[in-house]
The prediction has a mean pLDDT of 77. Predicted 3D model of a 105-nucleotide RNA (c-di-GMP-I riboswitch aptamer) from an Acidobacteriota bacterium. Lineage of the source: Bacteria > Pseudomonadati > Acidobacteriota.

RNA sequence: ACACGAUAAAGGCAAACCUGCUGCGAGGUAGGGACGCAAAGCCGUGAGUCUCUUUGAUUGAGAGAGUUUUCUGACUCUCCUUUUUGAGAUUGUCUGGUUGCCGAA
Numbered sequence: 001a002c003a004c005g006a007u008a009a010a011g012g013c014a015a016a017c018c019u020g021c022u023g024c025g026a027g028g029u030a031g032g033g034a035c036g037c038a039a040a041g042c043c044g045u046g047a048g049u050c051u052c053u054u055u056g057a058u059u060g061a062g063a064g065a066g067u068u069u070u071c072u073g074a075c076u077c078u079c080c081u082u083u084u085u086g087a088g089a090u091u092g093u094c095u096g097g098u099u100g101c102c103g104a105a
Stems, first nucleotide, its partner, number of pairs: 004103002012037002017032006035092001041098003046094002048090005056084002060080001062079007
């Protein structure tokens, strides 16, 4: 120096939840608070998950309304839903990059 991480030492961060502010939303932020964390410092590569949007496409033994009918059914519109596209969010989901305290085995 690199790897590694201890019932070591000095410290650090802060989950859930509560309150305020903020965003269409996922969420973010400040304070309180500690579940935990050897990078739970920073970035956001490749994924995962989540949100919004398109008035685009697409899925459906779905819902409502209307038209038509041979009353089996067909068509149109709206809503919901599935997938895709676009834009975001998350990083304490994984992976990747980068910087760093200490020094036992």